[in-house]
RNA sequence: GCCCCGCUAGCUCAGCAGGUCAGAGCAGGCGGCUCUUAACCGUCGGGUCCGGGGUUCGAAUCCCUGGCGGGGCA
Numbered sequence: 001g002c003c004c005c006g007c008u009a010g011c012u013c014a015g016c017a018g019g020u021c022a023g024a025g026c027a028g029g030c031g032g033c034u035c036u037u038a039a040c041c042g043u044c045g046g047g048u049c050c051g052g053g054g055u056u057c058g059a060a061u062c063c064c065u066g067g068c069g070g071g072g073c074a
Base pairs, nucleotide, nucleotide: 001073002072003071004070005069006068007067010026011025012024013023019057028044029043030042031041032040050066051065052064053063054062
């Protein structure tokens, strides 16, 4: 330098033939249970989806460009 893959909640990830309220587990708050802790049960909050443009009535999802991380070739 070229090519490929990834980036969504604090963490690990799902959601990618455009529309259904953006979700799950763990973590966290509150409550229950217990002599107490842990475990267990219930409940609640939390992300404008890496940035910026574009297409579209509508974009996490498609296109362009940049950033970061990983891999391959040279």